A computed fold for an 85-nucleotide RNA, annotated as Glycine riboswitch aptamer. The sequence was found by an Rfam model in a public genome assembly.
[in-house]
C1' cells in the first nucleotide's frame, strides 16, 4: 500500500399454499375444534465398504396459506476483521 474468506447492520428485490368449515366474537383480529395445503424463518434427517459428512434434497416439529408482517437467497453500501502480496 492492496484488502481475500468470513461476520454484523440498514436499504432494495424476494416464491408457495383455504379471505376454508363450525362455535364465541363488530371483525379478515383473537380463542377453541375439524378437514385441506405450502416451504425459502428456525429446527431435525440422509450418500459412495466403515466413520465423519452438505444442500435450495427431505421431514413438516415449528412457522405459514387475502393484505400487512415475516422470509432462504441475491445486489450494491457502511462497519468489523486482516488472508495474500
Nucleotide at each position: 500500500a492492496u484488502g481475500a474468506u468470513g461476520g454484523a447492520c440498514a436499504c432494495g428485490g424476494g416464491a408457495g399454499a383455504g379471505a376454508u368449515c363450525c362455535g364465541c366474537g363488530c371483525g379478515a383480529a383473537g380463542c377453541g375444534g375439524g378437514c385441506g395445503c405450502c416451504g425459502a424463518a428456525g429446527g431435525g434427517g440422509c450418500a459412495a465398504a466403515u466413520g465423519a459428512g452438505a444442500a435450495a434434497c427431505u421431514c413438516u416439529c415449528a412457522g405459514g396459506c387475502a393484505a400487512a408482517a415475516g422470509a432462504a437467497c441475491c445486489g450494491g453500501g457502511u462497519c468489523c476483521g486482516g488472508a495474500c502480496g